[in-house]
Order: sequence, then C1' cells, then structure tokens
RNA sequence: UCCCCGAUAGCUCAAUGGUAGAGCAUCUGACUGUUAAUCAGAGGGUUCCUGGUUCGAGUCCAGGUCGGGGAGCCA
Repeated sequence: UCCCCGAUAGCUCAAUGGUAGAGCAUCUGACUGUUAAUCAGAGGGUUCCUGGUUCGAGUCCAGGUCGGGGAGCCA
C1' cells in the first nucleotide's frame, strides 16, 4: 500500500428496503420458612461516523474511523 470480513441494548447475537428484536444480565411482582430455581411483567437503542440513492435505509452506494484475517514490500 492492496484485498476480504466485522461494528446493532450492559454482554452474545438476529432483523426480505416497510413497527429495531431474542437470549443472558438488571429491576419489580408471584411462588417459598429463607435463599436459589421457576413463572409473569418492566426498563434499557443517535443500529461506529459523515454524506448519497429512495416515498421509506440497520439493510443499497461513496468516503472515513476502529477491530480481525490475508497479500505485497523488507538491501
């Protein structure tokens, strides 16, 4: 320097261009002699950043940042 993959809730990850979700965690309640387990519910999001396309973008396009992998260079 070039190529590929990734970035979404506290964590791990989903989401055909059309309401942003699940599990775990947290909180509240039920249950119980108590805790744990179990069950029910609740809260939690500038979808990495800046633009573009579109009636509509997490998703498509361009550039950038960060992380991972590969190639190249290396007297």
Molecule: transfer RNA
Organism: Candidatus Dormiibacterota bacterium